[in-house]
């Protein structure tokens, strides 16, 4: 220089392929019950609008383009 993967809550993770409207789901933290207490268990609250920008479209995480971050691989 040139190809392809990947980015979603404080962490992991699905949904992208086929667009469909308040993005599920574990841990993890908060409150409750329960229990002498802790843990466990059950219930219930918050918390991301999807790595930045822009098109296309009635409507984008999902398509399209360009940028950035990290990885593999060719030169």
């Nucleotide at each position: 220089g040139g190809a392809c993967c990947u980015a979603u809550a404080g962490c992991c993770u699905a949904g992208c392929c086929u667009g469909g409207a308040u993005a599920g789901g574990g841990c993890g933290a908060c409150g409750g019950c329960c229990u002498u207490c802790u843990a466990a268990g059950c219930c219930g609250u918050a918390g991301a609008c999807c790595g930045a920008g822009g098109g296309u479209u009635c409507g984008a995480a999902u398509c399209c383009c360009u940028c950035u971050a990290g990885g593999u691989c060719c030169g």
A computed fold for a 75-nucleotide RNA from a Candidatus Woesearchaeota archaeon, annotated as transfer RNA. Its mean pLDDT, the model's own confidence on a scale to 100, is 82. Its Rfam family is "tRNA". The family's RNA type in Rfam is transfer RNA. Lineage of the source: Archaea > Nanobdellati > Candidatus Woesearchaeota.